[in-house]
RNA sequence: AGAGUUUGAUCAUGGCUCAGGAUGAACGCUAGCGACAGGCUUAACACAUGCAAGUCGAGGGGCAGCGGGAUAGUUGGCUUGCCAACUAUUGCCGGCGACCGGCGUACGGGUGAGUAACGCGUAUGCAACUUACCUAUCAGAGGGGGAUAGCUCAUCGAAAGAUGAAUUAAUACCGCAUAAAACAGGGGUCCCGCAUGGGAAUAUUUGUUAAAGAUUCAUCGCUGAUAGAUAGGCAUGCGUUCCAUUAGGCAGUUGGCGGGGUAACGGCCCACCAAACCGACGAUGGAUAGGGGUUCUGAGAGGAAGGUCCCCCACACUGGUACUGAGACACGGACCAGACUCCUACGGGAGGCAGCAGUGAGGAAUAUUGGUCAAUGGACGGAAGUCUGAACCAGCCAAGUCGCGUGAAGGAUGAAGGUUCUAUGGAUUGUAAACUUCUUUUAUAGGGGAAUAAGAAAUUCCACGUGUGGGAUCUUGUAUGUACCCUAUGAAUAAGCAUCGGCUAACUCCGUGCCAGCAGCCGCGGUAAUACGGAGGAUGCGAGCGUUAUCCGGAUUUAUUGGGUUUAAAGGGUGCGUAGGUGGUCUUUUAAGUCAGCGGUGAAAGUUUGUGGCUUAACCAUAAAAUUGCCAUUGAUACUGGGAGACUUGAGUGUGUUUGAGGUAGGCGGAAUGCGUAGUGUAGCGGUGAAAUGCAUAGAUAUUACGCAGAACUCCGAUUGCGAAGGCAGCUUACUAAACCAUAACUGACACUGAAGCACGAAAGCGUGGGUAUCGAACAGGAUUAGAUACCCUGGUAGUCCACGCAGUAAACGAUGAUUACUAGGAGUUUGCGAUAUAAUGUAAGCUCUACAGCGAAAGCGUUAAGUAAUCCACCUGGGGAGUACGCCGGCAACGGUGAAACUCAAAGGAAUUGACGGGGGCCCGCACAAGCGGAGGAACAUGUGGUUUAAUUCGAUGAUACGCGAGGAACCUUACCCGGGCUCAAACGGCACAGUGAUACUUUUGAAAGGAGGUAGCUCUACGGAGACUGUGCCGAGGUGCUGCAUGGUUGUCGUCAGCUCGUGCCGUGAGGUGUCGGCUUAAGUGCCAUAACGAGCGCAACCCCUAUUGUCAGUUGCCAGCAGGUAAAGCUGGGGACUCUGACGAGACUGCCGGCGCAAGCUGAGAGGAAGGCGGGGAUGACGUCAAAUCAGCACGGCCCUUACGUCCGGGGCGACACACGUGUUACAAUGGCAGGCACAGCGGGAAGCCACCCGGCGACGGGGAGCGGAACCCGAAAGCCUGUCUCAGUUCGGAUCGGAGUCUGCAACUCGACUCCGUGAAGCUGGAUUCGCUAGUAAUCGCGCAUCAGCCAUGGCGCGGUGAAUACGUUCCCGGGCCUUGCACACACCGCCCGU
Repeated sequence: AGAGUUUGAUCAUGGCUCAGGAUGAACGCUAGCGACAGGCUUAACACAUGCAAGUCGAGGGGCAGCGGGAUAGUUGGCUUGCCAACUAUUGCCGGCGACCGGCGUACGGGUGAGUAACGCGUAUGCAACUUACCUAUCAGAGGGGGAUAGCUCAUCGAAAGAUGAAUUAAUACCGCAUAAAACAGGGGUCCCGCAUGGGAAUAUUUGUUAAAGAUUCAUCGCUGAUAGAUAGGCAUGCGUUCCAUUAGGCAGUUGGCGGGGUAACGGCCCACCAAACCGACGAUGGAUAGGGGUUCUGAGAGGAAGGUCCCCCACACUGGUACUGAGACACGGACCAGACUCCUACGGGAGGCAGCAGUGAGGAAUAUUGGUCAAUGGACGGAAGUCUGAACCAGCCAAGUCGCGUGAAGGAUGAAGGUUCUAUGGAUUGUAAACUUCUUUUAUAGGGGAAUAAGAAAUUCCACGUGUGGGAUCUUGUAUGUACCCUAUGAAUAAGCAUCGGCUAACUCCGUGCCAGCAGCCGCGGUAAUACGGAGGAUGCGAGCGUUAUCCGGAUUUAUUGGGUUUAAAGGGUGCGUAGGUGGUCUUUUAAGUCAGCGGUGAAAGUUUGUGGCUUAACCAUAAAAUUGCCAUUGAUACUGGGAGACUUGAGUGUGUUUGAGGUAGGCGGAAUGCGUAGUGUAGCGGUGAAAUGCAUAGAUAUUACGCAGAACUCCGAUUGCGAAGGCAGCUUACUAAACCAUAACUGACACUGAAGCACGAAAGCGUGGGUAUCGAACAGGAUUAGAUACCCUGGUAGUCCACGCAGUAAACGAUGAUUACUAGGAGUUUGCGAUAUAAUGUAAGCUCUACAGCGAAAGCGUUAAGUAAUCCACCUGGGGAGUACGCCGGCAACGGUGAAACUCAAAGGAAUUGACGGGGGCCCGCACAAGCGGAGGAACAUGUGGUUUAAUUCGAUGAUACGCGAGGAACCUUACCCGGGCUCAAACGGCACAGUGAUACUUUUGAAAGGAGGUAGCUCUACGGAGACUGUGCCGAGGUGCUGCAUGGUUGUCGUCAGCUCGUGCCGUGAGGUGUCGGCUUAAGUGCCAUAACGAGCGCAACCCCUAUUGUCAGUUGCCAGCAGGUAAAGCUGGGGACUCUGACGAGACUGCCGGCGCAAGCUGAGAGGAAGGCGGGGAUGACGUCAAAUCAGCACGGCCCUUACGUCCGGGGCGACACACGUGUUACAAUGGCAGGCACAGCGGGAAGCCACCCGGCGACGGGGAGCGGAACCCGAAAGCCUGUCUCAGUUCGGAUCGGAGUCUGCAACUCGACUCCGUGAAGCUGGAUUCGCUAGUAAUCGCGCAUCAGCCAUGGCGCGGUGAAUACGUUCCCGGGCCUUGCACACACCGCCCGU
C1' cells in the first nucleotide's frame, strides 16, 4: 500500500466482498510447563445454608455462663490437719452473655434498574452555607434534681413478642448559677467592595445559650469560641444520543411584594399582585442510554465502546415516608402500602445475597459453600486486643498477553514402506529414520532454602522543651518448605490445527458424476474436478489452530481535512421577498473574534520516552513528556466584527431617444368550414392498401346567389423578436410593464443570495353560468386480424371557446440554480449610439456558429463555460421494493406535497470501442433475379433414406454442407447383425522353457461344416557340441468394427477461389482501440493509380506448374507417303524418303507492345491494325486468418473407460434384398424433329495374359466348338446420333415397355431366399405432369454413343473419363437469395434462431 466482482474488451460511476487489528467472548479439534492479568455481557430473576459491623468493663447497674479465690457442708485418703473430689453460698478477683450509655454502623463492598439531568465533564462563584473524629489557640467544668432499661414478680400469646407492678445506676436525661465568646436587637467611629452588602476596632447597651466524669495517677475524656485541615451542600458559563411522519408548550406556569421553611439561596412552600416565560440557534413529546478518566481502531481528523482499575452519580424486592444523627431520607435501621416466599395451634407472625462463597432458573456462555488477619487499610479501645468474605493468598478455567520446552551434532546404499511419473528406470517423503556421539532446560527422586517484617507493639535504657529521637531485649509469616540453589537418572515425560481454483503462501493420484457436497466474493460438481470426499505431498501458524459473533480499518462509500449534481444518483417549474449567511473605497476609534507572552488548572492510573527491579519478557517501580482543553492576566492591531466620519466605481433615481407576437380590456376585418333558403343539374358521392359502414331519386356530391354561426388568424416568418418562467402572432384603440443606449444632474453601499412565506404557473381535469363552426377522449357501426376492447374508415358526447373560481402538475429541458470578476481569436445576425461615402469601421446590449487555453469518464463545453475564483440557496449517496404504505397538511373531487420499512439481488446505470444484426442508407459482385434452353415435382422401374416389420433386417452420414453418401460393385466370403454347433495361448504374430515317434503325404469313421476320434508312411545341415523350421504342452505378451469425434492426431465438407486476414515501426486516443486497410477513380481481385500521419512488410489475389489453341528446331518407329522405283484383286504392301500429318523433347509467341478517342494517372474504349490467339485466350491443380465443440474412434493412429470359457475366435444357415406408406437422386417414356426395317459414313480417351480375342464352323440368340495375333503408335476390344431408301399416319398405336408365363446361355463349390444375359409369348401405368423447384452464358446447354475402375459373375439406369452433333438468351439490377466495402441505429456479444414484455 491494495485486490476480486457489471463488459467480447475499455474508461469512469457505483455498490457488494476480501486481506489487518481488536474482544469480559462462544463453538470444533488438540493440549507439556510457568509468570502476570481476567472470569454472569442473559433474568435489577428467585434464593436453602454459613459468614460479610462491631467495639469499649479505663462510662454504668450488674453477674446468666467460664476460670480463680473465700466460706460452709458431704465423701474419700490418710501423715489428724492437711490433700482431693462433689454440693451449696459469696461480684471478692480475672473477666463477661444480655441491658443502659459512648463511638461506629452515611466508610468499606455490590449493581447499572432508573436518569437526556447542573446527572456527568470542565471552568468559576457562595458578600447565601455546614463539617463528628483531627490540629492550633483562648476560656471553662459550680451546685442540684427526677426518671428508666436490666434484674425480680405477675399476666397474655403456638410463636414472634407484648403488658402490668415494684426497684436501681451512669460520661443517659432535666433545671439553676457563670457568659470572655457567639447569636438577636439599638445607637456611634473607620476601612473596603461586585448590586443585595462585607470587615475591623474600641469602648457601650438589652436579651438568650454550657459542661461529665473515669482512673492502675501515666493520662483519657467534657463545655463554649476562633482559626486550620478534611469532607460535603448550593449556584452559574460551556460541552453532552436519535426522531420534525413530535411544532407549538406551560397555571406555581414567569416575575414581584410579604411570609413560612432550610445549614444555606431559591415558587422550595404559602397569601396577594402582574401576565408573563420557553420555542426552527429545535421548545414540548417520543425512543434509547449511567457519565468521565480511558479502551479499540485509524497516518490523522474521526468512528465505535465505557468489562476489569480510578473518580462522580444513582439504586438496594417494588412504591412512599420520615426518625435518629456532624453526616442518611440509610444494602445487612424504622414505619406504611404492594407483590412474592416461609412458619402457624388460623388468632397471628417472619423475610429481602445488585456483600463473599453457594443453589435453582435463563442462556452459546462465565469459577471454591477454601485459608489468614502475617502484611496494607478500616471501626472501637488508653492499650493489649477484638471485629473485618475490605484486603492478602490459595483453588478452578488455554479465556488473554508474555516466556520456556517437546532435543543437538554427525549420518546416503539417498534403505524398506507409502505416493507418483514419460514406468526394465526415475522422482518424492528425505538427513527424515535406523545407527554413533553429546546435552539435561523440563520431568522424576534426594538435599538445602528465602525476601516479603518493620521506622510496629510490649518491656526497658538514654537524650533533650514529657512526646519525639536513639539504643537494647523479647515476640509475630496465611501464602510456604513455595520461589530459588545443589546432586542423581535418563532422549528419557511432552504436537497439533487450518489451508492448498483466483484474491492468497501451498499440487498430484484415486473415488464421485449438476449426485453427494463446497462456498467470504467471483464461483466449482453433468466421466479425465489442483474448487466435492479420501490419500500422498506441500504451505501457514504453533500449545495452540480454525469457525462464528461484534467494532474500527481498508471506505475519499457522508468527503472539516476530503466528494459530487448536462448524459452515471442529484438544480427547486419560475419570480418577489422575511429571518439568516455574505458584502465596495478611505480615515479614525474599540479590542469581541484573531495572534503572542505569562499564571492557574487539566486527579491518580493509563499513553510515549529514559532509567531501574523480577534469570528474560509480559509485568512492576521511578523520572520526564504529552494531556491538542478551560479560566484568568498582560500586550499586539494586519485582517474580520462593533462605533464615528467621508467617498463614488456597486446599486438606485432623473433627463432624452429607441425596440419588440411583453400584458390587460374594447372595437373591426377577410378567407376557409359547417348550416339555412333559393336556383342550375343528375346518379352517384364519400372513403381506403383494397373495401364497407355512411350520404343520395323525398334529388345528394358538384356549382351559383343570399344569409347565419362559432373558432382560428394564410402569406410576411427566420439559427427573428419579447417575456422571470409558463408562454406570446390578423388589424386597430386605450391603459400598463420592461429592457437597451446616450447623458453624468441626484442619493451615497441603499448590495448579492434567500430556509419559511407570498405570487405566477402549458395541457388535461373540476365547479357555476354561457357558447358550440371545426376537431374530437368515451361510445356506436364498418374494416383488418387467429383474435383486434387498437392502428384505418363513417359518425359522435364530454371537452376544445368565453366569464368567474379551484387545481398546481409536465421530457415545466439548455435534462445545465442565482449573482460578481477574470481568461486568444474569427464569422453571421437583431436593436441603439458615434463617425461616415452606399465599401470598410468603433462601441454597447442581445441571438447563433466555429475555435485557443483550460476542463471533462468520454460524448462534449469553451466570454451566454460544463474554464479560473468568490458568496448564498436547493439536491444526491447501489438496483428493486417505491415516489409505494402509514401518518400529517392541502383539495369539491381527481389528486398533490411530505415520505419510510420488511424483503430481495450482485449488480443496476453512463460514455465510448470492436463485431454481429436491421422488413436503415449508399456503392458493387455472383446463372442471384430477369431473358432463354432443358429438366424435377404426375407414371413405371432402378437406387438411397425415413418409417414400419423382424430372430436379425449390422453400423455411420440428417437444413444449406445427409439421402446412386462411406460402398470404385452384400448369392458363400465380404459381414461388423441373428440362430445353431465348436475353441479358450486362443484364427494370426513375438519371446522363453520342455517334449517330439521331424516337416509332410495318404487314409478310416462321425458330423451340416468347423471340429472330434483313429490308422499308415515319413527330415535337412553339421565343425557331431548342436542348429534350422515345424507340431504339441506350459508361461509372458494377445484379441475386441465394444464406448467416448464433446479427450485427440490425421483427413474432409462448408462459407468460398469470396477478397479478404494480419504484422513491425511511427502517429492519435487515459484506454478498449484507431490509423495503415479510409476517400476519388479503376479492376475479376486490398488489381492498380492519385490523394493521404503514415511508411513498409507478411498470408491470400495474380504469376510461377499441367492440359489445350499457332509455330520453329531436333528426332523419325510400330506413325506418315509428296516426289522416285517396284508391286497387288486392293491396300505405304515393298525399296526408299523426313517434305506433310502425327508422335514428343526443347524453344518462340500476347506485353494494352502499336494507332485513334477519353482520362492527371491507373486504366477504359474501337466489329482498329497486325496476329493462330487481344485485353485473365479456354480448362485444371492450387482453398488466406478463421467459422460451424460440422463429419469420421467403422479406413488408419491414439488417451481414458469397459469385456477376457467372451463384447474374443472358427463354422453351417439366415439377414443386410422384408413392405401399408413418405421423401431424395436417377433411368425409360408418353411419340412423327418420332418408331421400325434395309443400306452407307466418321472419333477420342482408354483396356488387354486365369486377358483382349481377329478369322472359321454350329446356334434365331445369349453363346458354344475350333483357332491366328498381341504384354501393345504393330494384334484385339462392333461407335451412335448422322445420311439415303422404304414403311407406319395420331391410335394407348408398329408409341411405351413394366409385369407375368415358358424355354435357354454364362459365371461360380453353389444362382430358392438373392445374379446377369438370350429367345418366344404377355403388353401395365403413362397422352408432357398442382403448389413449388433445379441446372446452364459457348464448343456451354441439349443430344449421341464409346472407354475405364471395382469385378468369378453382377443387380451400373451409379461414379470417373472420352469424343460426335451442336443451340437460344442476357433490356437491366427494382425485387428474391448469398457475398464484399463504407456509413447509421442498437438495451444484441451463445451475437435477431439475440434480447425481452404481458397473461
Predicted 3D model of a 1399-nucleotide RNA (small-subunit ribosomal RNA) from an uncultured bacterium. Rfam family: Bacterial small subunit ribosomal RNA. Its family is annotated with ribosome and structural constituent of ribosome in the Gene Ontology. RNAcentral holds the sequence, with entries from ENA, Greengenes and SILVA.